Context: one part of a larger RNA
RNA sequence: AGCGUAGGGUGAAUGCCUAGGCAUCAAGAGCCGAAGAAGGACGUGGUAAGCUGCGAAAAGCUAUGGGGAGUUGCAAACAAGCUGUGAUCCAUAGAUAUCCGAAUGGGGAAACCCGGCAGGCGGAAGGCCUGUCACUGCAUACUGAAUACAUAGGUAUGUAGAGGGAACCCGGUGAACUGAAACAUCUUAGUAACCGGAGGAAAAGAAAGUAAUAACGAUUCUCUAAGUAGCGGCGAGCGAACGGGGAAGAGCCCAAACCAGCAGUCUACGGAGUGCUGGGGUUGCGGAGCGGCAACAAAGUGGAGUGAAAGCGAGUAGAAGAUGGUUGGAAAGCCACACGAUAGGGGUAAUAGUCCCGUAUACGAAGCGGAAGCGAAGCGAGCCGGAUCCAGAGUACCACAGGACACGAGAAAUCCGGUGGGAAGCAGGGGAGACCACUCUCCAAGGCUAAAUACUACUUGAUGACCGAUAGCGGAAUAGUACCGUGAGGGAAAGGUGAAAAGAACCCCGGGAGGGGAGUGAAAGAGAACCUGAAACCCUAUGUUU
Numbered sequence: 001a002g003c004g005u006a007g008g009g010u011g012a013a014u015g016c017c018u019a020g021g022c023a024u025c026a027a028g029a030g031c032c033g034a035a036g037a038a039g040g041a042c043g044u045g046g047u048a049a050g051c052u053g054c055g056a057a058a059a060g061c062u063a064u065g066g067g068g069a070g071u072u073g074c075a076a077a078c079a080a081g082c083u084g085u086g087a088u089c090c091a092u093a094g095a096u097a098u099c100c101g102a103a104u105g106g107g108g109a110a111a112c113c114c115g116g117c118a119g120g121c122g123g124a125a126g127g128c129c130u131g132u133c134a135c136u137g138c139a140u141a142c143u144g145a146a147u148a149c150a151u152a153g154g155u156a157u158g159u160a161g162a163g164g165g166a167a168c169c170c171g172g173u174g175a176a177c178u179g180a181a182a183c184a185u186c187u188u189a190g191u192a193a194c195c196g197g198a199g200g201a202a203a204a205g206a207a208a209g210u211a212a213u214a215a216c217g218a219u220u221c222u223c224u225a226a227g228u229a230g231c232g233g234c235g236a237g238c239g240a241a242c243g244g245g246g247a248a249g250a251g252c253c254c255a256a257a258c259c260a261g262c263a264g265u266c267u268a269c270g271g272a273g274u275g276c277u278g279g280g281g282u283u284g285c286g287g288a289g290c291g292g293c294a295a296c297a298a299a300g301u302g303g304a305g306u307g308a309a310a311g312c313g314a315g316u317a318g319a320a321g322a323u324g325g326u327u328g329g330a331a332a333g334c335c336a337c338a339c340g341a342u343a344g345g346g347g348u349a350a351u352a353g354u355c356c357c358g359u360a361u362a363c364g365a366a367g368c369g370g371a372a373g374c375g376a377a378g379c380g381a382g383c384c385g386g387a388u389c390c391a392g393a394g395u396a397c398c399a400c401a402g403g404a405c406a407c408g409a410g411a412a413a414u415c416c417g418g419u420g421g422g423a424a425g426c427a428g429g430g431g432a433g434a435c436c437a438c439u440c441u442c443c444a445a446g447g448c449u450a451a452a453u454a455c456u457a458c459u460u461g462a463u464g465a466c467c468g469a470u471a472g473c474g475g476a477a478u479a480g481u482a483c484c485g486u487g488a489g490g491g492a493a494a495g496g497u498g499a500a501a502a503g504a505a506c507c508c509c510g511g512g513a514g515g516g517g518a519g520u521g522a523a524a525g526a527g528a529a530c531c532u533g534a535a536a537c538c539c540u541a542u543g544u545u546u
Stems, first nucleotide, its partner, number of pairs: 001545009015531001016496002020467002022464007029456002031164002039100003042055003046078002050074002061094006070082003105114003115133007135161009168199001169197005179186001183233001209216002220247005230238002251448003254392001258279006265272002284426001286390003290385004300379002305374002311368002315363003321337001323336004338354002345357003397421004402416003407433001428443005483490002503530001506517004
């Protein structure tokens, strides 16, 4: 030195555990903000570094309700208190709420600096306190240039906006890797990303629709039709609709014709025309006006508000073994005998229905919520005739070049906007996939509209052939912390004594660390570097080989 055996050290695997995660389901809730948000800075405790709470009224103040013995957060200890005159705690409502931050008196290197005005304090200060002072849109009033009227502009008052937010939604701009086994049309994909905007949903929506000899009757979502018809370097791929079954169900308002009022404008003073307001009217079986008939306001619709229960929102009650024996440190185990159950979950010194907390079950305040019923505002007109008037114009449509439609220019309809042309007007107009005819169908160029649908940052409950500390969120713990980076950004490690600290008084060695006794404990080979404690690696003893 190798190999083996035994005993140790180191080390942290493994096993067991769970305080934390992950996913799904159901219900709720779905916004917050100039009355200053989200997010922070700095403070705040008797001692106070961190977290939590709170805000100079600062781990808190007030009121109401609950609750009933302890209590001054995590978090020990000491000190000093509070509490049956009901504290701590829980719920609801209020008060306070520094500074920064949209940040808004001005400035600024966020949490700082410096002001104006009014009131107050002060002996004074270049001092202090309270309030107020940003910008933009809209409305109203006043004022008011060049320039006479006017207008621009200005001032005041009122009101709204501004910023944040996980996903969902609408709109604008809009890739590439990739696939095509290369690559360019194509695909990825109108995806990602960026920007704008809104809501609890959004968007869409009451036919210039879909159809086809039969008809349907707004929109949305879903199953199907169907991977069909089609599109496609007819490659890769993309991919409907009609129709049918369901969820839900709801329809309305303007513009115009015509009438009236008001205010400007023009005027040949006869009037004309414009704007605003009110009436009227809303349809493809239209309306106005005129003539005739009926009627003279109801049917209906609407749903503010009121409002039972459920539910939400502190809580309340909640069965039955103090049984005997036995092992043990400990009984809930085992033996024996009882009892409860609409209740078998967790905890308690091992495995407890009957010890504790719960659960099943039965109740419950203010407040929220809200069915039926009652019910305010608002809305709410017919028939016939004739054919005088109206019915959304730089619109429809066409050309060119694009985009969207499952549809890549194609035979390419339909829809959208860009450039240039540019109608008809009810004897009218659009569509039915080039186009034409016939037939059918609808009425564009104005607007609103619940439900069925999407999502989950947040709250509550439940569940899991989900994880169990290299797993599960990055994060079971002062974690988006420490640390790294100029910055955008990146981003950890780290759980377990014991039933209970009973956390080792006292003695000895040592400067200490540490150890030996003693003591606690069932156990200290559970001693805080603390459950179990594998292997690598190291040491000691011993056998054997060289």